[in-house]
RNA sequence: GCGGAGGGCUGGAUGGCCGCUUGGGCAGACCUGUCUGCCUGGGAGGAAAGUCCGGACUCCAUGAAGCAACGGUGCCGGGUAACGCCCGGGCGGGGCAACCCGACGGAAAGCGCCACAGAGAUCAGACCGCCCGUCUCCGGAUGGGUCAGGGUGAAACGGUGGGGUAAGAGCCCACCGCGGGCCUGGCAACAGGACCGGCACGGCAAGCCCCACCGGGAGCAAUGCCAAAUAGGGAUCCCGCUGCGCCUUAGGGGGCAGGGUGGCUUUAACCCAGGGAUCCGGGUUGGCAGCUAGAGUGUUCUGGCAACAGGGCACCCAGAGGAAUGGUCAUCCAGAGACGGCGUGCCGUCUCGGACAAAAUCCGGCUUACAGGCUCUCCGCGCAG
RNA sequence: GCCCCCGUCGUCUAGAGGCCCAGGACGCCACCCUUUCAAGGUGGAAAUCGCGGGUUCGAAUCCCGCCGGGGGCACCA
Numbered sequence: 001g002c003g004g005a006g007g008g009c010u011g012g013a014u015g016g017c018c019g020c021u022u023g024g025g026c027a028g029a030c031c032u033g034u035c036u037g038c039c040u041g042g043g044a045g046g047a048a049a050g051u052c053c054g055g056a057c058u059c060c061a062u063g064a065a066g067c068a069a070c071g072g073u074g075c076c077g078g079g080u081a082a083c084g085c086c087c088g089g090g091c092g093g094g095g096c097a098a099c100c101c102g103a104c105g106g107a108a109a110g111c112g113c114c115a116c117a118g119a120g121a122u123c124a125g126a127c128c129g130c131c132c133g134u135c136u137c138c139g140g141a142u143g144g145g146u147c148a149g150g151g152u153g154a155a156a157c158g159g160u161g162g163g164g165u166a167a168g169a170g171c172c173c174a175c176c177g178c179g180g181g182c183c184u185g186g187c188a189a190c191a192g193g194a195c196c197g198g199c200a201c202g203g204c205a206a207g208c209c210c211c212a213c214c215g216g217g218a219g220c221a222a223u224g225c226c227a228a229a230u231a232g233g234g235a236u237c238c239c240g241c242u243g244c245g246c247c248u249u250a251g252g253g254g255g256c257a258g259g260g261u262g263g264c265u266u267u268a269a270c271c272c273a274g275g276g277a278u279c280c281g282g283g284u285u286g287g288c289a290g291c292u293a294g295a296g297u298g299u300u301c302u303g304g305c306a307a308c309a310g311g312g313c314a315c316c317c318a319g320a321g322g323a324a325u326g327g328u329c330a331u332c333c334a335g336a337g338a339c340g341g342c343g344u345g346c347c348g349u350c351u352c353g354g355a356c357a358a359a360a361u362c363c364g365g366c367u368u369a370c371a372g373g374c375u376c377u378c379c380g381c382g383c384a385g
Numbered sequence: 386g387c388c389c390c391c392g393u394c395g396u397c398u399a400g401a402g403g404c405c406c407a408g409g410a411c412g413c414c415a416c417c418c419u420u421u422c423a424a425g426g427u428g429g430a431a432a433u434c435g436c437g438g439g440u441u442c443g444a445a446u447c448c449c450g451c452c453g454g455g456g457g458c459a460c461c462a
Base pairs, nucleotide, nucleotide: 001381002380003379004378005377006376007375008374009373010372012332013331014330015329016328017327018326020043021042022041023040024039025038026037027036028035029034030033045356049367050366052365053364054363055362056361057219058218059217060216064266065265066264067263070215071214072213073212074211075089076088077087078086079085090104091102092101093100094099105210106209110208111207112204113203114202127150128149129146130145131144132143133142134141135140158176159175160174161173162172163171177199178197179196180195182193183192184191185190223289224288225287226286233280234279235278236277237276238275239274242257243256244255246253247252258272259271260270261269282461283460284459296315297314298313299312300311301310302309303308333354335352336351337350338349339348340347341346342345386458387457388456389455390454391453392452395411396410397409398408403442413429414428415427416426417425435451436450437449438448439447
């Protein structure tokens, strides 16, 4: 210098004017909790997105244990509140390499499928060929042996070499592969070693399934409270309104038995309430809480290969709700184009012009979209010293 | 905001791993019939199965990710 690999950060900046929303303070108005004005502080993202996973939180009369069903995850170890996420390692594949990719448990538990082609597709199988026997009109026919060769196919019952044989064949031998237990290293996945077995075991589990582990359901339009209005309704259905005593300030409380808690069982706990479901019809389109201080952000130290954990210090950083976070002007920063100048890669002028996209209860991830800019580490090749 | 469902010729649809470079109906085009039109008959064209990737020998079908469309969910009595 050329080409490449892996991260991290950023996502225009500053100021003026006019607005929007919200917290605090002050003042004014009235219908006394609203509005208006002034001052002051805050006001979108790395993905706010897709809603694909995992939680927090709330409700379901409770969700404790086991079983079944259903759904999910799937090499091993660790991290985490949890995860299908992340980190480290193993194995397999790609690349000269940096590095990248992998739904990567089980096919000797069972069932199922493997079209077409082909002789034969999993209880293997003789079409051509090869070899042996018999017959022969010498072209061949026929009975058997053979899976080494050809052919078919995505896939043909281990591969290569040698021996052996009528021809062949794990029939025998060596190496490789496969399987088995053993030894060594490792927490483990797994790796290495010697020994044994002549091979018995094709593929598909993103087909059913088996094994291990995880999961109760619904979702902030959850849920609770206040206010307004209406015909405070109607139809169909479901469950229940249990019994006997006791105390009582007459609202209720507690005991025993029985029943129930959206699959079943057990144990404890809770419930025994006039309530629920669907449809038809009617009314409202208001307010408050949940609602933003949190698995929080920045910085630093310690432990750890790392993910991450623990500690110190500092900070408070949207809270709207048919939904604010905007518009405009100037200058600058990148970028693109045109023209002119010369010292030919710089300067000046003009124009255009800023990616993807925008909170909606809140977090941790994944996935997808993204103009450009900055920066760190590493690899290969070439040249020069 | 949250939760579901769907996507195949112009339209409506069949399909459930090979018999499907996808079948049927209506519509469209050509020819026959008719003086002509309709009806009828014969033939034909028309689908990247929404898009991309994966599993498999093989995908409309199974799995994953995007894209587009549709539906439901407020409160009170």
Model confidence (mean pLDDT): 79 of 100. Predicted 3D model of RNase P RNA and transfer RNA as a complex of 462 nucleotides. It holds a member of the Rfam family "Bacterial RNase P class A". Rfam's curators write: Ribonuclease P (RNase P) is a ubiquitous endoribonuclease, found in archaea, bacteria and eukarya as well as chloroplasts and mitochondria. Its family is annotated with dimeric ribonuclease P complex, tRNA processing and ribonuclease P activity in the Gene Ontology. It is annotated as a ribozyme.